[in-house]
RNA sequence: UGCCGACUCGUCUAACGGUAGGACAUCUCCCUUUGGAGGAGGUAAUUGGGGUUCGAUUCCCUGGUCGGCAG
Numbered sequence: 001u002g003c004c005g006a007c008u009c010g011u012c013u014a015a016c017g018g019u020a021g022g023a024c025a026u027c028u029c030c031c032u033u034u035g036g037a038g039g040a041g042g043u044a045a046u047u048g049g050g051g052u053u054c055g056a057u058u059c060c061c062u063g064g065u066c067g068g069c070a071g
Stems, first nucleotide, its partner, number of pairs: 001070007010024004018054001026042005047063005
């Protein structure tokens, strides 16, 4: 320098045009002699900008970060 890929709750991971879900963690409550065990519930996210579309996490363009390949 060129090409390819990845980016979603605190972490990991689904959804691939139509309500962003689950696990762990965290918080609240219950249970318990106690408890970190067990049970119920809550909070929490789409890498930035633009475009297409009735509607974008998803499709297109252009940046950012990270990784891989070639030189």
Molecule: transfer RNA
Organism: Candidatus Zambryskiibacteriota bacterium